Overview:
Bacterial RNase P class A, 357 nucleotides, folded computationally. Rfam family: Bacterial RNase P class A. By type it is a ribozyme. Rfam's curators write: Ribonuclease P (RNase P) is a ubiquitous endoribonuclease, found in archaea, bacteria and eukarya as well as chloroplasts and mitochondria. The sequence was found by an Rfam model in a public genome assembly.
RNA sequence: UAAGCCUUCAAGACAAUCGCGGCUGCCCGAGAUGAGGGCAGAUGAGGAAAGUCCGGGCUCCACAGGGCAGUGUGCUGGAUAACGUCCAGCGGGGGUGACCCCAGGGAAAGUGCCAUAGAAAAGGAAACCGCCGGCUUGCCGGUAAGGGUGGAAAGGUGCGGUAAGAGCGCACCGGCGAUCGGGUGACCGGUCGGCCAGGUAAACCCCACACGGAGUAAGACCGAAUAGGGAAGGGAUGAUGCGGCCCGCGGAACCUUCCGGGUUGCGUCGCUUGAGCCGGCAGGCAACUGCCGUGCCUAGAUAAAUGAUUGUCACCGCGUAAGCGGAACAGAACUCGGCUUACUGAUUCCUUAUGUC
Numbered sequence: 001u002a003a004g005c006c007u008u009c010a011a012g013a014c015a016a017u018c019g020c021g022g023c024u025g026c027c028c029g030a031g032a033u034g035a036g037g038g039c040a041g042a043u044g045a046g047g048a049a050a051g052u053c054c055g056g057g058c059u060c061c062a063c064a065g066g067g068c069a070g071u072g073u074g075c076u077g078g079a080u081a082a083c084g085u086c087c088a089g090c091g092g093g094g095g096u097g098a099c100c101c102c103a104g105g106g107a108a109a110g111u112g113c114c115a116u117a118g119a120a121a122a123g124g125a126a127a128c129c130g131c132c133g134g135c136u137u138g139c140c141g142g143u144a145a146g147g148g149u150g151g152a153a154a155g156g157u158g159c160g161g162u163a164a165g166a167g168c169g170c171a172c173c174g175g176c177g178a179u180c181g182g183g184u185g186a187c188c189g190g191u192c193g194g195c196c197a198g199g200u201a202a203a204c205c206c207c208a209c210a211c212g213g214a215g216u217a218a219g220a221c222c223g224a225a226u227a228g229g230g231a232a233g234g235g236a237u238g239a240u241g242c243g244g245c246c247c248g249c250g251g252a253a254c255c256u257u258c259c260g261g262g263u264u265g266c267g268u269c270g271c272u273u274g275a276g277c278c279g280g281c282a283g284g285c286a287a288c289u290g291c292c293g294u295g296c297c298u299a300g301a302u303a304a305a306u307g308a309u310u311g312u313c314a315c316c317g318c319g320u321a322a323g324c325g326g327a328a329c330a331g332a333a334c335u336c337g338g339c340u341u342a343c344u345g346a347u348u349c350c351u352u353a354u355g356u357c
Stems, first nucleotide, its partner, number of pairs: 001353004008346003012313007020044002023041006046329001050340002053338005058215004065247004070211005075089005090104001091102004105206002110204002112200003128147002130143006155173006174196002176193007219269003222265001229259006241249002276296002278293006315326004
């Protein structure tokens, strides 16, 4: 210097003018802390506010209980309010490397599937060619070494052995089982045993663990407002409810259907200060946790405000200059932790290559 890898940061600043939302103060305004209005002040989107994909808080349903069904997760240990997230490891795979990726339990419980080709696709099976032996010379027997088919052919390579062959015997490698040692564990290492067993579980299934449902339009309050009136039917021999079923629980001036009339709001709360941020100390490899601080912050709207213009400066590109052009993705709706997706620019450590000293 270039390419990469990993991480972090920024998301223009200031001023003026006009405009919008809610807030505070003052004023006008019926008697008012009212409706409405005026003036002034401070304040008003994001790293993803997005997708709504996971997990919490909170609220109601009964106090959320048991079983079955169902759904999800799936190496190990830890973190956490919780998670499908994160951290540290293990195993496997990719990359020269920094580093990255993995739905990564069980195929020796059972079932299914493995197109075409092939003799044979799973049974300790199978003889198409080949090899060997026999004879009646085209048949019988042996053989899974070699050929052929296939994504995959019943451990691999080599030596011995044999009529030819074969874990039939042996050495090494791989797997499985037993055992010993190390590790919290996933797992790793040693020794022994020819024990040699196809793949597929984001196929059914088995195992372990987790999960009740609905979402702030939850829900609470005010206002006749889930009220109240009439008719029919059901119901303590248990209706209705606990949003799959059963149990279990609870339970009735109740439940279902119909009739007729009324109420249905620019209502109030929920609503934004919180598992918050920053700094220091302590613990931990880390995720993270604990303690401390005259430390910091500040949309809360309700069909939805957060905008526009101008000037100066800063950034990038072009241009000798004056100057001209550019500046991404994108807009809160109860809230928090994640994930994923969209997108502009800069960048420490580190890696590889090249050059110079």